[in-house]
RNA sequence: AUAUAUCUUCAGGGCAGGGUGAAAUUCCCGACCGGCGGUACAGCCCGCGACCUCUUUCUUUAGAGAAAGAGCUGAUUCUGGUGAAACUCCAGGGCCGACAGUAAAGUCUGGAUGGAAGAAGAUAAAU
Numbered sequence: 001a002u003a004u005a006u007c008u009u010c011a012g013g014g015c016a017g018g019g020u021g022a023a024a025u026u027c028c029c030g031a032c033c034g035g036c037g038g039u040a041c042a043g044c045c046c047g048c049g050a051c052c053u054c055u056u057u058c059u060u061u062a063g064a065g066a067a068a069g070a071g072c073u074g075a076u077u078c079u080g081g082u083g084a085a086a087c088u089c090c091a092g093g094g095c096c097g098a099c100a101g102u103a104a105a106g107u108c109u110g111g112a113u114g115g116a117a118g119a120a121g122a123u124a125a126a127u
Base pairs, nucleotide, nucleotide: 001127002126004124005123006122007121008120009119010118017029018028019027031107032106033097034096035048036047037046038045043095044094052071053070054069055068056067057066058065059064077093078092079091080090081089099110100109101108
């Protein structure tokens, strides 16, 4: 240094100000935010995770829970510039954002002190 095994830690941000109203961070004006890997630095290129749905197996008196697998999974990103190279940088414009609750929510509260793509590290034996 490489691959393997085990373990540990970490792993999501955001409505200022104003309007209407009995009531809205939910409506309206406006403001703000952007998980992980790849690649010229990416919310909207490719892939993945989360949420949600289903199946099988196991546990449970039941409610329900766990594991594995499958499905689902947003955004037309556009114009100009630099460059060998950018749908990623720079300037300007556009667009998107699970479920439950509640005056209708990307931003509040909740499942979640959860799970996880993955990141870093430790140890073991081997090459």
The RNA shown here (FMN riboswitch aptamer (RFN element)) has 127 nucleotides and comes from Alkalicella caledoniensis. Rfam family: FMN riboswitch aptamer (RFN element). Rfam describes the family as follows. The RFN element is a highly conserved domain that is found frequently in the 5'-untranslated regions of prokaryotic mRNAs that encode for flavin mononucleotide (FMN) biosynthesis and transport proteins. Lineage of the source: Bacteria > Bacillati > Bacillota > Eubacteriales > Alkalicella. Of the family's consensus pairs, 100% are formed in the model.